[in-house]
């Protein structure tokens, strides 16, 4: 690298130090950044795994260690489905008309096409644990 599994709407310095131009995985958007980006250190958040404590157990607590995270829902989106909304086509009747055309009613029709800032399922991604 790969596979399995759990979680991903919360939380954490818009005022710490070093650093100096980029970053938000990728697409398309839209954002953050010299009022200092990435990275490293410190601080903090959380409780996935190990540890410790209470408990018969289920669980609960601590935050010692291993991670992780520390703008915006994984920032939104990328492939589907559904609710919902919009739109003309065709046929017939009536009316305005010589006609074209326009308006209106009915049928075709629980149909066709488009949209879809809502809901939902996936794909992809991130992190933990296990396998290998």
């Nucleotide at each position: 690298a790969u596979c399995u599994u759990a979680u991903c709407a919360a939380g954490a310095g818009c005022a710490g130090g070093u650093g100096g131009a980029g970053g938000g995985a990728c697409u398309a958007g839209c954002c953050c950044g010299a009022u200092g980006a990435a990275a490293c250190c410190c601080g903090g958040c959380a409780a996935c795994c190990g540890g410790c404590g209470u408990g018969u157990a289920a669980a609960c607590g601590c935050a010692c260690g291993g991670u992780g995270c520390u703008a915006a829902u994984u920032c939104u989106u990328g492939c589907g489905g559904a609710a919902g909304c919009u739109u003309g086509g065709c046929u017939g009747g009536c009316g305005g008309u010589u006609a074209a055309c326009c308006g209106u009613c009915a049928g075709u029709g629980u149909a066709a096409a488009g949209c879809g800032g809502u809901c939902u399922g996936g794909c992809a991604g991130a992190u933990g644990a296990g396998a290998g």